[in-house]
Background:
The RNA shown here (transfer RNA) has 74 nucleotides and comes from a Tepidisphaeraceae bacterium. It matches the Rfam family "tRNA". By type it is a transfer RNA.

RNA sequence: UGCCUUGUGGUGUAACCCGGUAACACGUCCGGCUCUGAACCGGAAGACUCCACGUUCGACUCGUGGCGAGGCAA
Numbered sequence: 001u002g003c004c005u006u007g008u009g010g011u012g013u014a015a016c017c018c019g020g021u022a023a024c025a026c027g028u029c030c031g032g033c034u035c036u037g038a039a040c041c042g043g044a045a046g047a048c049u050c051c052a053c054g055u056u057c058g059a060c061u062c063g064u065g066g067c068g069a070g071g072c073a074a
Base pairs, nucleotide, nucleotide: 001073002072003071004070005069006068007067010026011025012024013023020057028044029043030042031041032040050066051065052064053063054062
């Protein structure tokens, strides 16, 4: 310098390819149960999806540029 992959709650992943209002597990909080705790049961909070612009009625998803991470080539 070029190319490829990748970025989503606190953590790990899904949804993306094929556009339609972001799901699951763990964790956290509250309650139940218990002498207390764990386990178990019920409930709740928590991400507008790395940033900007564009396309579209509508974008996590598509396009362009940028930033971060990993890799390949020189």

Model confidence (mean pLDDT): 82 of 100. RNAcentral records the identical sequence in 2 taxa.